Bacterial small signal recognition particle RNA from an Actinomycetota bacterium, 100 nucleotides, folded computationally.
[in-house]
RNA sequence: GGCCGGGUCUUAUGCGGCGGAGAGUUGCAAACCCCGUCAGAUCCGAGAGGAAGCAGCGGUAAGCAAAAUACUCCGGGUGCCAUAAGGAAACCUGGCUGGA
Numbered sequence: 001g002g003c004c005g006g007g008u009c010u011u012a013u014g015c016g017g018c019g020g021a022g023a024g025u026u027g028c029a030a031a032c033c034c035c036g037u038c039a040g041a042u043c044c045g046a047g048a049g050g051a052a053g054c055a056g057c058g059g060u061a062a063g064c065a066a067a068a069u070a071c072u073c074c075g076g077g078u079g080c081c082a083u084a085a086g087g088a089a090a091c092c093u094g095g096c097u098g099g100a
Base pairs, nucleotide, nucleotide: 001097002096003095004094005093006092007091008090009086010085011084012083013082014081015079016078018075019074020073021072022071025066026065027064028063034059035058036057037056042051043050044049
């Protein structure tokens, strides 16, 4: 000096990780226009019984709050991760080889 390979580069996919959202869990949460049970009281009936139903209690919904991860989705200047494809120049590195 030449040739070849690899890395740094780009893209894509996958995996992990980070962040956000949703679902789910828990708690709170309905004066009445949700449900159930309805003390007291009220109404109907000759009676037996029946009816509606306040307070209270219980449950549930919209909604609010909390924590974490087994779920789902989204995102990236995420990872000296993996795979594939591409690639001028430059840099690094390995092998072969020529000359001085």

The source organism's lineage runs through Bacteria, Bacillati and Actinomycetota. Rfam family: Bacterial small signal recognition particle RNA. Rfam classes the family as a non-coding RNA gene.